Notes: The RNA shown here (transfer RNA) has 74 nucleotides and comes from Parcubacteria group bacterium RIFCSPLOWO2_01_FULL_48_18. The organism belongs to Bacteria candidate phyla, within Bacteria.
């Protein structure tokens, strides 16, 4: 210096060929439930989809340009 992957909730990852409201497991937090705690069970919370830009009537998704990790070559 080249090439390639990945970045979405606090963490660990989904999300088809751009389209209805952006999910789900743990976590927290509320509650049943216990004598009580755990475990189990309903419930709420929580998001700049890594940044700018573009392209569409519409972008987590497509282009572009940066940034942060990896992994190969030199």
């Nucleotide at each position: 210096g080249g090439g390639c992957c990945c970045u979405u909730a606090g963490c660990u990852c989904a999300g088809g060929c751009g389209g209805u409201u952006a999910g789900a497991g743990c976590a927290a937090c509320g509650g049943a439930c216990u004598c009580a705690u755990a475990a189990u069970c309903c419930g709420u919370c929580g998001g700049u989809c890594c940044u700018g830009g573009g392209u569409u009537c519409a972008a987590a998704u497509c282009c572009c340009a940066g940034a942060g990790g990896g992994c190969c070559c030199a």
Description: It matches the Rfam family "tRNA". About the family: Transfer RNA (tRNA) molecules are approximately 80 nucleotides in length.